The part of an RNA shown here (small-subunit ribosomal RNA, 5' domain) has 507 nucleotides and comes from a metagenome. Its Rfam family is "Bacterial small subunit ribosomal RNA". Gene Ontology terms of the family: structural constituent of ribosome and ribosome. The coordinates come from a structure-prediction model, not an experiment, and the mean pLDDT is 85.
[in-house]
Context: one part of a larger RNA
RNA sequence: GGACGAACGCUGGCGGCGCGCCUAACACAUGCAAGUCGAACGAGCAAAGAGGAGCUUGCUUCUCUGAGCGAGUGGCGAACGGGUGAGUAACGCGUGAGGAACCUGCCUCAAAGAGGGGGACAACAGUUGGAAACGACUGCUAAUACCGCAUAAGCCCACGGGUCGGCAUCGACCAGAGGGAAAAGGAGCAAUCCGCUUUGAGAUGGCCUCGCGUCCGAUCAGCUAGUUGGUAAGGUAACGGCUUACCAAGGCGACGAUCAGUAGCCGGACUGAGAGGUUGAUCGGCCACAUUGGGACUGAGACACGGCCCAGACUCCUACGGGAGGCAGCAGUGGGGAAUAUUGCACAAUGGAGGAAACUCUGAUGCAGCGAUGCCGCGUGAGGGAAGAAGGUUUUAGGAUUGUAAACCUCUGUCUUCAGGGACGAAAAAAGACGGUACCUGAGGAGGAAGCUCCGGCUAACUACGUGCCAGCAGCCGCGGUAAUACGUAGGGAGCGAGCGUUGUCC
Numbered sequence: 001g002g003a004c005g006a007a008c009g010c011u012g013g014c015g016g017c018g019c020g021c022c023u024a025a026c027a028c029a030u031g032c033a034a035g036u037c038g039a040a041c042g043a044g045c046a047a048a049g050a051g052g053a054g055c056u057u058g059c060u061u062c063u064c065u066g067a068g069c070g071a072g073u074g075g076c077g078a079a080c081g082g083g084u085g086a087g088u089a090a091c092g093c094g095u096g097a098g099g100a101a102c103c104u105g106c107c108u109c110a111a112a113g114a115g116g117g118g119g120a121c122a123a124c125a126g127u128u129g130g131a132a133a134c135g136a137c138u139g140c141u142a143a144u145a146c147c148g149c150a151u152a153a154g155c156c157c158a159c160g161g162g163u164c165g166g167c168a169u170c171g172a173c174c175a176g177a178g179g180g181a182a183a184a185g186g187a188g189c190a191a192u193c194c195g196c197u198u199u200g201a202g203a204u205g206g207c208c209u210c211g212c213g214u215c216c217g218a219u220c221a222g223c224u225a226g227u228u229g230g231u232a233a234g235g236u237a238a239c240g241g242c243u244u245a246c247c248a249a250g251g252c253g254a255c256g257a258u259c260a261g262u263a264g265c266c267g268g269a270c271u272g273a274g275a276g277g278u279u280g281a282u283c284g285g286c287c288a289c290a291u292u293g294g295g296a297c298u299g300a301g302a303c304a305c306g307g308c309c310c311a312g313a314c315u316c317c318u319a320c321g322g323g324a325g326g327c328a329g330c331a332g333u334g335g336g337g338a339a340u341a342u343u344g345c346a347c348a349a350u351g352g353a354g355g356a357a358a359c360u361c362u363g364a365u366g367c368a369g370c371g372a373u374g375c376c377g378c379g380u381g382a383g384g385g386a387a388g389a390a391g392g393u394u395u396u397a398g399g400a401u402u403g404u405a406a407a408c409c410u411c412u413g414u415c416u417u418c419a420g421g422g423a424c425g426a427a428a429a430a431a432g433a434c435g436g437u438a439c440c441u442g443a444g445g446a447g448g449a450a451g452c453u454c455c456g457g458c459u460a461a462c463u464a465c466g467u468g469c470c471a472g473c474a475g476c477c478g479c480g481g482u483a484a485u486a487c488g489u490a491g492g493g494a495g496c497g498a499g500c501g502u503u504g505u506c507c
Stems, first nucleotide, its partner, number of pairs: 001507004006503005013378006019371002021336001026334003030331003035076003040073002044069002048065008083289003092214008102206002107202007115149001117147002124139006155180003159176001161174005185194003215261001217259001222252003227249008264286004268279004291312005314325004342368001344367003350364001351362004381411004391402004415448001416444006425434001451496005456477003462491005472479002
């Protein structure tokens, strides 16, 4: 000198765009943050309409149709999106390869199919337990819920044959004979559409393996029994000590094993001429975690932040028998701290989930609020104006300086204030939170808008008074003990400017 997610002191006009708990992965009141589908299904409620009956002529009742509502069964989603960085020195990450050892819902393309049956369980009704949370028993019922049967290939299992190929185990293709495995309907007058089942291919996403790279300590030198390898079996989507039994005695290590400390990694960011050093906030990619520890279930996908079970700590309710909870989602509270914001608006846009759609949901997101927290831009007036006014300071008392500075005159209208108009963002119709915002027009009026640090040298900028090794200053050298350009105040000056200084950290 540059930089900052900064803080502190003094000061503070406006706008645009960013950024905003770095500390206690501390504890959390309250609200919201994941639902949706009635075109899968059966009950229930029911606007309205039609018809009939009764009469009190505008009401009651019965039947039919039935928009709509939505507890329950069922489907899809909830594994995305959002948060945090505790753990992790690791194939975690980065980079480059490999999978002849793998999976992939929704989506795209292609081939084929959907025949015929059955039994339940919620809801509901009844009985009943419990303070509650939540149950129990009996009975009824539907389905795209569940289960047999049929049919079925290039699918699966085991068998032998052929062709081609390779990368060791082997791979691809062709035909054969044997066994096995499937399905669901809904909407519509219909056409048809949306679904369903099996298979192949693709796309997307994921999983696994390997080469290389990835902090500090040797005042850590030896470490290791599922340990290293083999055989067999189990398990997995899949390879594998991944697991188990048996056998062998191996495996790693001064090219730093093991142990201890520290740490999420990267694209990047800061700095530097570069080499390099430091760093990993915001944005993007990957990983890990969700009160602590463990576990599986469901599912295409989780060992699952707003799912389940167990154990621990903590908080709350209780009729003492037993229950409920998890903000490292968005706001917000307490606490910690030098320190970090609103319990806001909207789904209008972008994107996501569900739905045929209308649409619903979405604290993702878009916006607004607060903060000079950063960067950038603008303003606080412009021109004229010497009696060089008054006042201040200083003086050798003449003067010098503040200083064209002010007053005064003539203007301008950025910002501002008021009034009027008023968007783009919305691709065909409708739909705008932002927002009566941006912007435009008119009017008023210099009116409302400057500070901070420094002035001994480094380092741009000097005098007076006060003080008298005191009070104080200080980044280093050093100032102060009676003429202090170094302390304090004033005048003047220098620098930067809505900021200026100080502190901290990095280069």